[in-house]
RNA sequence: GUGCAGCGCGUCUAGGGUUCCGGUGCGGUUGAUCGAUUCAGCCGGACGCAGGUCCGAGAGAUGCAAGCCGGGCAAGACAGCCCGGUAACACGGCGGGACAAAAACCCGGGAGAA
Numbered sequence: 001g002u003g004c005a006g007c008g009c010g011u012c013u014a015g016g017g018u019u020c021c022g023g024u025g026c027g028g029u030u031g032a033u034c035g036a037u038u039c040a041g042c043c044g045g046a047c048g049c050a051g052g053u054c055c056g057a058g059a060g061a062u063g064c065a066a067g068c069c070g071g072g073c074a075a076g077a078c079a080g081c082c083c084g085g086u087a088a089c090a091c092g093g094c095g096g097g098a099c100a101a102a103a104a105c106c107c108g109g110g111a112g113a114a
Base pairs, nucleotide, nucleotide: 008064009063010062011061012060015055016054020052021051022049023047024046026044027043028042029041030040031039032038067086068085069084070083071082072081073080089109091112095107096106097105
């Protein structure tokens, strides 16, 4: 200097929005009522709302499997089984994409920087 690997899956969290449910408030309408600005039903549209569902991390948590190292078993060879260990580091856009929508999701351990 160049290349390769740093992977996969589950559960959850930070975070994220609004399909569905719930909530809040508005308008219309019907009824209750002596009457209503009150209460209830129905319809419409609004609000993300410390709720449920939902999405969700390479650089968050945890588990499983794989990988790698050492030892043992077994074996003609290839393959296989068991035990122990290891599993480090990691700044980061703009833009684009999906689902109802958004995001720390995906492009992406990408571009770039160190």